About this RNA: Predicted 3D model of a 299-nucleotide RNA (Archaeal signal recognition particle RNA) from a soil metagenome. Of the family's consensus pairs, 92% are formed in the model. The sequence is in RNAcentral, with records from MGnify. The coordinates come from a structure-prediction model, not an experiment, and the mean pLDDT is 76.
[in-house]
């Protein structure tokens, strides 16, 4: 250097036929571009055609027994699963027969009557609150106030009027305790002031007693309200609680079985049918891998 080999295969369609465009499949590390279904190209030397790159190169090319694996395809088997329908059951409801267990019960079980607790109305009482403080008679007991007479002052008498006090009667209107006013409520009133010859007599502070009025408590009569109290009588209520009378052996309850009825939305057992998924295994086919021989080249 040159012949040559390599740059994927395989089914269906399609065609007389083969190979390509096409579908599907396998597969890989699997060059490029141009045209192809009334279509492109070959002819058992058909396992494309046209143009171009890369790598091997006298290298390699072919055949593919045999073994383990994988795809796809099945109205074939076998086991599992899901989903609908349906059918018979459980679950649920009811009625009804049993079985076990069993608190308590002759100090009285189930059962059946009554009664008290409650609720209205009505009544007698009671118990607490509120709410009250009478109205004459008598007395020269005692003040004030007004009028009159009387004395030489102080003051004296006498009438009224009004007030207090004391007796006593009435009444629910009694009564015990503290407060209480510097004078302007009362009584008494040392000293001291006043009138006087004098006896005497007035005013009248302090003090002390009382009062008025307050504040408290007690009795106590009528009324008025309430009340966890009670007498009575009517009439409703009765789940609980509590008591009693009958009357005399069971029993609250809890679990479970059978049979008939009924519901039957969920759910859930099982059998049928439908129709999917899975896994293996049977066929059918495919293209890798393994690589035993075979045949061709080997200039």
């Nucleotide at each position: 250097c040159u012949a040559g080999c390599c740059u994927g295969g395989g089914u269906g369609a399609c065609u007389c036929g083969g190979c390509g465009u096409u579908a599907c499949c396998u597969g890989u590390a699997a060059c490029u571009c141009g045209a192809a279904a009334u279509c492109g190209u070959c002819g058992g030397c058909a396992u494309g055609c046209g143009a171009g790159g890369g790598g091997c190169g006298a290298a390699g090319c072919u055949u593919g027994a045999u073994g383990a694996a994988g795809g796809c395809g099945u109205u074939c088997c076998u086991a599992u699963u899901g989903u609908a329908u349906g059918g018979a059951g459980g679950c649920c409801u009811u009625a009804u027969c049993g079985c076990u267990g069993g608190a308590c019960g002759u100090u009285g079980a189930u059962g059946u009557c009554c009664c008290g607790u409650c609720c209205u109305a009505u009544u007698g009482g009671g118990u607490u609150a509120g709410c009250g403080g009478u109205g004459g008679c008598a007395g020269u007991g005692c003040g004030u106030c007004a009028u009159g007479c009387u004395g030489g002052a102080g003051a004296g008498c006498a009438u009224g009027a009004u007030g207090u006090u004391u007796g006593u009667c009435u009444u629910u209107a009694u009564u015990g305790c503290g407060g209480g006013g510097a004078c302007c409520g009362g009584c008494a009133a040392a000293g001291g002031c006043c009138c006087g010859g004098a006896a005497g007599g007035g005013a009248g502070c302090a003090u002390g007693c009382u009062u008025a009025c307050c504040g408290u408590g007690a009795a106590c009569a009528a009324c008025u309200a309430a009340c966890g109290c009670u007498u009575a009588u009517a009439g409703g209520g009765u789940u609980g609680c509590g008591g009693g009378g009958c009357g005399g052996a069971g029993g609250a309850u809890a679990g479970u079985g059978g049979u008939g009825a009924g519901a039957u939305c969920a759910c859930u057992u099982u059998c049928a049918u439908a129709u999917g998924g899975u896994a293996g295994g049977g066929c059918g086919u495919c293209g890798a891998c393994u690589g035993a021989u075979u045949g061709c080249g080997u200039g």
Description:
Its Rfam family is "Archaeal signal recognition particle RNA". On this family, see Regalia et al., Nucleic Acids Res 2002: "Prediction of signal recognition particle RNA genes". The family is grouped with related families in Rfam's "SRP clan". By type it is a non-coding RNA gene.